[in-house]
RNA sequence: GCCCAGAUAGCUCAGCCGGUAGAGCACGCCCUUGGUAAGGGCGAGGUCACGAGUUCGAAUCUCGUUCUGGGCUCCA
Numbered sequence: 001g002c003c004c005a006g007a008u009a010g011c012u013c014a015g016c017c018g019g020u021a022g023a024g025c026a027c028g029c030c031c032u033u034g035g036u037a038a039g040g041g042c043g044a045g046g047u048c049a050c051g052a053g054u055u056c057g058a059a060u061c062u063c064g065u066u067c068u069g070g071g072c073u074c075c076a
Base pairs, nucleotide, nucleotide: 001072002071003070004069005068006067007066010025011024012023013022019056027043028042029041030040031039049065050064051063052062053061
């Protein structure tokens, strides 16, 4: 330098043939218990890496940028 994959909640990840974003763990409250643990219910938490484009509508499609991981290659 070129190619591929990835970036989504505090963490690990799903959702990616466009239609208003979810799970598990963690966190808060409650139920249950004599009290814990386990279990159950409810809740909070996200400018979907960033910028632009297409569209009535973008996490999803297109282009660029940044970062992470992997692979390939040349000259002297």
Molecule: transfer RNA
Organism: Dehalococcoidia bacterium